This is a predicted structure of an 87-nucleotide RNA (SAH (S-adenosyl-L-homocysteine) riboswitch aptamer) from a Rhodocyclaceae bacterium. Lineage of the source: Bacteria > Pseudomonadati > Pseudomonadota > Rhodocyclales > Rhodocyclaceae. Rfam family: SAH (S-adenosyl-L-homocysteine) riboswitch aptamer. On this family, see Wang et al., Mol Cell 2008: "Riboswitches that sense S-adenosylhomocysteine and activate genes involved in coenzyme recycling".

RNA sequence: CACCCCGAGGAGCGCUGCAGCGGCCCGCUGAUGUUUGGGCUGCCAGGCUCGGGGUGGCGGUUCAUGUAGCAACGGCGCUCUCACUAC
Numbered sequence: 001c002a003c004c005c006c007g008a009g010g011a012g013c014g015c016u017g018c019a020g021c022g023g024c025c026c027g028c029u030g031a032u033g034u035u036u037g038g039g040c041u042g043c044c045a046g047g048c049u050c051g052g053g054g055u056g057g058c059g060g061u062u063c064a065u066g067u068a069g070c071a072a073c074g075g076c077g078c079u080c081u082c083a084c085u086a087c
Base pairs, nucleotide, nucleotide: 001056002055003054004053005052006051007050008049009048010080011079012078013077014076015075018047020043021042022041023040024039025038026037046073
């Protein structure tokens, strides 16, 4: 750094559907399959950040450990919870 799993970022309901995923169809072909592209349809608003673990890759002689403190962000509407402030 990439991928996967887990946890945290207060919670619930409704709406839309970008990305992504599933199904069907079309086109490319002598045929089949695959890939890419397009259409329809279903699911879909923690996909982001932080922390922990696993696998793999790259790099390096530096780092490791301890203590203290501590996030930022997340379409629209509604409801609840918590904290602070004002009245």